[in-house]
The part of an RNA shown here (small-subunit ribosomal RNA, 3' major domain) has 473 nucleotides and comes from an uncultured bacterium. The prediction has a mean pLDDT of 80.
Context: one part of a larger RNA
RNA sequence: UGACGGGGGCCCGCACAAGCGGUGGAGCAUGUGGUUUAAUUCGACGCAACGCGCAGAACCUUACCAGCCCUUGACAUCCCGGUCGCGGUUUCCAGAGACGGAGACCUUCAGUUCGGCUGGACCGGAGACAGGUGCUGCAUGGCUGUCGUCAGCUCGUGUCGUGAGAUGUUGGGUUAAGUCCCGCAACGAGCGCAACCCCCGUCUUUAGUUGCCAUCAUUCAGUUGGGCACUCUAAAGAGACUGCCGGUGAUAAGCCGCGAGGAAGGUGGGGAUGACGUCAAGUCCUCAUGGCCCUUACGGGCUGGGCUACACACGUGCUACAAUGGCGGUGACAAUGGGACGCGAAGGGGCAACCCCUAGCAAAUCUCAAAAAGCCGUCUCGGUUCGGAUUGGGCUCUGCAACUCGAGCCCAUGAAGUUGGAAUCGCUAGUAAUCGUGGAUCAGCACGCCACGGUGAAUAAGUUCCCGGGCCU
Numbered sequence: 001u002g003a004c005g006g007g008g009g010c011c012c013g014c015a016c017a018a019g020c021g022g023u024g025g026a027g028c029a030u031g032u033g034g035u036u037u038a039a040u041u042c043g044a045c046g047c048a049a050c051g052c053g054c055a056g057a058a059c060c061u062u063a064c065c066a067g068c069c070c071u072u073g074a075c076a077u078c079c080c081g082g083u084c085g086c087g088g089u090u091u092c093c094a095g096a097g098a099c100g101g102a103g104a105c106c107u108u109c110a111g112u113u114c115g116g117c118u119g120g121a122c123c124g125g126a127g128a129c130a131g132g133u134g135c136u137g138c139a140u141g142g143c144u145g146u147c148g149u150c151a152g153c154u155c156g157u158g159u160c161g162u163g164a165g166a167u168g169u170u171g172g173g174u175u176a177a178g179u180c181c182c183g184c185a186a187c188g189a190g191c192g193c194a195a196c197c198c199c200c201g202u203c204u205u206u207a208g209u210u211g212c213c214a215u216c217a218u219u220c221a222g223u224u225g226g227g228c229a230c231u232c233u234a235a236a237g238a239g240a241c242u243g244c245c246g247g248u249g250a251u252a253a254g255c256c257g258c259g260a261g262g263a264a265g266g267u268g269g270g271g272a273u274g275a276c277g278u279c280a281a282g283u284c285c286u287c288a289u290g291g292c293c294c295u296u297a298c299g300g301g302c303u304g305g306g307c308u309a310c311a312c313a314c315g316u317g318c319u320a321c322a323a324u325g326g327c328g329g330u331g332a333c334a335a336u337g338g339g340a341c342g343c344g345a346a347g348g349g350g351c352a353a354c355c356c357c358u359a360g361c362a363a364a365u366c367u368c369a370a371a372a373a374g375c376c377g378u379c380u381c382g383g384u385u386c387g388g389a390u391u392g393g394g395c396u397c398u399g400c401a402a403c404u405c406g407a408g409c410c411c412a413u414g415a416a417g418u419u420g421g422a423a424u425c426g427c428u429a430g431u432a433a434u435c436g437u438g439g440a441u442c443a444g445c446a447c448g449c450c451a452c453g454g455u456g457a458a459u460a461a462g463u464u465c466c467c468g469g470g471c472c473u
Base pairs, nucleotide, nucleotide: 007473008472009471010470011469012468013467015463016462019427020426021425022424023423026319027318028317029316030315031314032313033312034310035309042053043052064305065304066303067302068301069300070299073129077128078127079125080124081123082122083121084120087106088105089104090103091102092101093100109119110118111117131294132293134292135291136290140288141287142283143282144281145279147277152191153190154189155188156187157186158167159166160165171182172181173180197271198270199269200268202238203237204236205235206234207233208232211228212227213226216225217224241265244259245257246256247255248254321420325379326378327377328376329375330374337368338367339366342361343360347356348355349354386417391412392411393410394409395408396407397406433455434454435453436452437451438450439449
């Protein structure tokens, strides 16, 4: 000077308290440990590993295992020799395929000093080399997590101290804030805070198709004429500043007010934005890279298998245990998005998954598309008309291919489960809870992830205690 203390003071935070809903019990999904295995590839391990890398493992991916093959190599540059086309489509033989052998068809390189001279491509050869998801994240860059969107971290000059250092940054108030005010051997400044940026909430202006329809006609229908007032779209502005009033305070900063005005009031709500640093935190398997190691293999190709195993243990989720519910019927109201190897209407077939046929649409035009919770009827407390696991049978779709190992549909089957011990998690408002919808990845596959809207609470206005953090001592 820091750090630490079951030292002290002050102050924050869903930290506790007050509430609401969960997890921990059940079944299933998913990740991990362990075990097993020829292999179950590798990494991540308190918070800050465990629905994490993986925005999607049947082949591929794939890094793992078994077997079969290649050795200048799947890929790059250089040298020598050969060919002039290369390339594409396709048939046959053998094979699990890679690979090997034999044909058929299409195509018939550019420049040129006309010399296979130059370029380009392929084949063969030699070696320099290629290649390595091999090791080291404790050699590194880059990127990221975390403390933490916490209010801190520093510098110049001056002053003090022999010096390490101190001061400033402490103190009195105040704030979400080292925010601001006052004081002060300090005076200033920088990185952070805030603001500037984006979205939402109000209004104005501009603009009016694919959007909208008040008035006038018209139609099954904003369908058409017409119009751009309204909605909306998308650009530019206005608006909020403790500006006004009262109280309080040191006449300050500020604080209080179911005060006025206002769409909005004291940071209006949300996002982006992450200081100096900490954890030798994470990543050599995104990429880059030092060193080390392999070089007929630790490189490369292929087929099949594995990453999907299963006595068990843990994490994260989904579905339930029912009447605030199940089932049947009815019939409105969203928002965000996606669409050409695509979205696919209407019509028809099938109980259905789905199929047939095609209209329209590179989309404010067409389409995915049906929103769901809602309302009406029924069931009447029973392991049930709850719950749907598991299993049998039959199908559908994607794909070269669903055996290991896909998703969906129908019929049958109908397990555990009657609200969950100790313990533990999230949330303060359009939030929690609940309801559906869309998207990325993607041939197919979503209970995960990312987003969107609908319905819409309870409780706290306190800081004794638990946890984390800040300042002074």